Predicted 3D model of a 350-nucleotide part of an RNA (small-subunit ribosomal RNA, central domain) from an uncultured bacterium. Its Rfam family is "Bacterial small subunit ribosomal RNA". The RNAcentral record of the full RNA draws on ENA, Greengenes and SILVA.
Context: one part of a larger RNA
RNA sequence: CUGGGCUUAAAGGGCGUGCAGGCGGAACGGAUAGUGUCGGGUGAAAGCCCACGGCUCAACCGUGGAAUGGCCCGGCAAACUUCCGUUCUUGAGGCAGGUAGAGGUGACUGGAACGACUGGUGGAGCGGUGAAAUGCGUAGAUAUCAGUUGGAACGCCGGAGGCGAAAGCGGGUCACUGGGCCUGUCCUGACGCUGAGACGCGAAAGCGUGGGGAGCAAACAGGAUUAGAUACCCUGGUAGUCCACGCCGUAAACGAUGCGCACUAGGUAUGAGAGGCUCUGACGCCGAUCGUGCCGCAGGAAAACUGAUAAGUGCGCCGCCUGGGGAGUACGGCCGCAAGGCUAAAACUC
Numbered sequence: 001c002u003g004g005g006c007u008u009a010a011a012g013g014g015c016g017u018g019c020a021g022g023c024g025g026a027a028c029g030g031a032u033a034g035u036g037u038c039g040g041g042u043g044a045a046a047g048c049c050c051a052c053g054g055c056u057c058a059a060c061c062g063u064g065g066a067a068u069g070g071c072c073c074g075g076c077a078a079a080c081u082u083c084c085g086u087u088c089u090u091g092a093g094g095c096a097g098g099u100a101g102a103g104g105u106g107a108c109u110g111g112a113a114c115g116a117c118u119g120g121u122g123g124a125g126c127g128g129u130g131a132a133a134u135g136c137g138u139a140g141a142u143a144u145c146a147g148u149u150g151g152a153a154c155g156c157c158g159g160a161g162g163c164g165a166a167a168g169c170g171g172g173u174c175a176c177u178g179g180g181c182c183u184g185u186c187c188u189g190a191c192g193c194u195g196a197g198a199c200g201c202g203a204a205a206g207c208g209u210g211g212g213g214a215g216c217a218a219a220c221a222g223g224a225u226u227a228g229a230u231a232c233c234c235u236g237g238u239a240g241u242c243c244a245c246g247c248c249g250u251a252a253a254c255g256a257u258g259c260g261c262a263c264u265a266g267g268u269a270u271g272a273g274a275g276g277c278u279c280u281g282a283c284g285c286c287g288a289u290c291g292u293g294c295c296g297c298a299g300g301a302a303a304a305c306u307g308a309u310a311a312g313u314g315c316g317c318c319g320c321c322u323g324g325g326g327a328g329u330a331c332g333g334c335c336g337c338a339a340g341g342c343u344a345a346a347a348c349u350c
Stems, first nucleotide, its partner, number of pairs: 004321003007304002012318001014201004021194003025088007033081002035077008049065006091191001092188003095184005103177007110154001114150008125136002162169002206247006215241002220236004258317006266295007275286003299306002323350003332343004
């Protein structure tokens, strides 16, 4: 390179926006670059291959032929690709009217619980465990009532439910704001798909500066347990967890399943839902379309399983894999305040 693959065997980039590139709907006309066909030129000789011939054979040699990835020029063709022009509406987008939602940002605000403080009642224990002890308590604890204050998280509703590209999002109100879905078919007229680089977003932990600190809690201290116990259990407890701004850029960032389009039995549940049905009253029933789950035919798969939310059948584009260890390491480069991240070998060994 060809070929084969990527749910679990090695392999889908954490997610998006998007430049270049690759790929790209329907009709008509034109051009003829690709393409096809015909003709011409060139593709030195020697060698290889074939035929015949010359040295007594052969090696060797001679003559002729064939072959020579191909390249160039010209004529013709116009289905397909391409290019140019005109047109179209089904792809895509816009517009109008509805609609659901923990989608995002900011401000304000609520109750429960918890801690601290103040005061009242009360008077000996509380707490904790397998059992204890450390710890707290007559300077009045635990318990209980009232008040003040503080920080963090939002019970029930809540759902196999919803929203978001992913990370993720859950008390309430308001302001600003992104996307989706449904209906109409009024407008644009292929404006599309993917996307190397690039840019942006990106849980937790961690880092910088300044705040904040109730509870929890790495480190740390003590009490136990134990042969020991740098643990599991208990009493404490600092970073941190929270806020603002700036970094970091990782993860079992998982559906371990890239994105888009088309096609290929059904059943059932649920969210959104135009429209429709019923003596129309709350309500009930059917329900195109979009989403989320379960079961399942064909098919696929090594099987587990998957099965219109494909891992089926195809097309387009990107990423990635190529035995185990060494190693996601060294070196170099780039990034970072650091921690470290990204890119990424070899010797050697089985």
About this RNA
Its mean pLDDT, the model's own confidence on a scale to 100, is 89.